A computed fold for a 76-nucleotide RNA from a Hyphomicrobiales bacterium, annotated as transfer RNA. Rfam family: tRNA. The family's RNA type in Rfam is transfer RNA. It was read from a public genome assembly.
[in-house]
RNA sequence: GCCGGCUUAGCUCAGUUGGUAGAGCACUUGAUUUGUAAUCAAGGGGUCACAGGUUCGAGUCCUGUAGCCGGCACCA
Numbered sequence: 001g002c003c004g005g006c007u008u009a010g011c012u013c014a015g016u017u018g019g020u021a022g023a024g025c026a027c028u029u030g031a032u033u034u035g036u037a038a039u040c041a042a043g044g045g046g047u048c049a050c051a052g053g054u055u056c057g058a059g060u061c062c063u064g065u066a067g068c069c070g071g072c073a074c075c076a
Stems, first nucleotide, its partner, number of pairs: 001072007010025004019056001027043005049065005
């Protein structure tokens, strides 16, 4: 340099045909307990990597950029 994949909550990941963004864990509060852990209930937390385009409408389609992973090539 070329090709392919990935980027969504603090972490790990879903998200169907383009039509109200979710789960588990973690965190906070409450209940329970002598106390901790565990358990139960409730709650907070999102620029869907970034920029642009298409569309009535984009996490989803298209283009570019960045980062990560893998493969190939090149140099010495």